[in-house]
Molecule: Lysine riboswitch aptamer
Organism: soil metagenome
């Protein structure tokens, strides 16, 4: 160097998938009142729409949703599986956030729990960081129970 394999019964991840919830009686459309100059496009700038033929907050009334996360089931591809940082391109004028696709010897072995922080309607749920005990793997020590350590480009097994 190839080839195959493990860790979890809560292992990773995808789906215009199905099933029922949850968002929400919420937004948004109309109508009434109301008020008297503002309002809307992520957020500034800039533009661009709408307003005295009445804008914005309240208030009442009629109708009334979706995304996006989740949860079960199926199916599929898997074992850095992926998930995050960083750096370009792209969308939509700039500047920042957002998404999304490349790239990367920058960082995590796995799941939980718990604590701040952020994304979210959210006591779910993801993501960062920190902290606990679980487990799996290798090294050395040990009679042995165990005890330190180290990490996935590792770890076992063939060739």
């Nucleotide at each position: 160097g190839a080839u195959a394999g493990a860790g979890g019964u809560u292992g990773c991840g995808u789906a215009a998938g199905c099933u029922a919830a949850a968002g929400a009686g919420u937004a948004a459309a109309c109508g009434a009142u109301g008020g008297g100059a503002u309002g809307u496009g992520g957020c500034a700038g800039a533009c661009a729409c709408a307003g005295a033929a009445g804008a914005a907050a309240g208030u009442c009334g009629c109708u009334g949703a979706a995304a996006g996360g989740g949860a079960g089931c199926u199916a599929c591809g898997c074992c850095g599986a992926a998930a995050g940082g960083u750096a370009u391109c792209a969308g939509a004028c700039u500047g920042c956030a957002c998404u999304g696709a490349u790239a990367u010897u920058c960082u995590u072995g796995g799941g939980c729990a718990u604590a701040c922080a952020u994304c979210a309607a959210a006591g779910a749920g993801g993501u960062g960081u920190a902290u606990g005990a679980c487990u799996g793997u290798c090294a050395u020590c040990g009679u042995a129970a165990g005890a330190u350590g180290g990490g996935g480009a590792g770890c076992u097994a063939u060739c």